Overview
Predicted 3D model of a 77-nucleotide RNA (c-di-GMP-I riboswitch aptamer) from a Gemmatimonadaceae bacterium. NCBI's taxonomy places the organism under Bacteria, Pseudomonadati, Gemmatimonadia, Gemmatimonadales, Gemmatimonadaceae. Rfam family: c-di-GMP-I riboswitch aptamer. Its family is annotated with cyclic-di-GMP binding in the Gene Ontology. Of the family's consensus pairs, 95% are formed in the model.

RNA sequence: CACUCGAACAGGCACACCCGUCGUGAGGCGGGGUCGCAAAGCCAGGAAUCUCUUCAGGAGAUCGUCCGGUUGCCGAA
Numbered sequence: 001c002a003c004u005c006g007a008a009c010a011g012g013c014a015c016a017c018c019c020g021u022c023g024u025g026a027g028g029c030g031g032g033g034u035c036g037c038a039a040a041g042c043c044a045g046g047a048a049u050c051u052c053u054u055c056a057g058g059a060g061a062u063c064g065u066c067c068g069g070u071u072g073c074c075g076a077a
Base pairs, nucleotide, nucleotide: 006074012037013036017032018031019030020029021028022027035064041070042069043068045067046066047065048062049061050060051059052058053057
């Protein structure tokens, strides 16, 4: 120095819910909030679930459902 790992330190994010707003909808965004999270950073590539539809089929949403890819803070065992 790098990888693995996850004690400590410094921090980070923000479930549910509420308010506002956008959307047919799933849901997104902003503010509050703080269940939790070592990637709860990013990517819709695979699966899964959900929504719309002309329901064969197609279009979309969810990365805090899982797998995968990719980038990153700290420095004990």